[in-house]
RNA sequence: GGUGGCGUAGCUCAGUUGGUAGAGCAGUGGAAUCAUAAUCCACGUGUCAGGGGUUCGAUUCCCUUCGCCACCA
Repeated sequence: GGUGGCGUAGCUCAGUUGGUAGAGCAGUGGAAUCAUAAUCCACGUGUCAGGGGUUCGAUUCCCUUCGCCACCA
């Protein structure tokens, strides 16, 4: 330098024929217990990496920038 993949909640990740974003763990509050752990109940206002475009409407499609990874040279 070229090609491809990935970037979504604190962490690990779902989310495709475009239609107002979710799970597990963690965390917080409560119940229970003499107390702690385990257990049970409740709780998410996330600039969907940044910018632009298409569209009535974009996490999703297109362009571009940034970061990480892999391969080729």

The prediction has a mean pLDDT of 80. A computed fold for a 73-nucleotide RNA from a Caldifarciminota bacterium, annotated as transfer RNA. The source organism's lineage runs through Bacteria, Pseudomonadati and Caldifarciminota. Its Rfam family is "tRNA".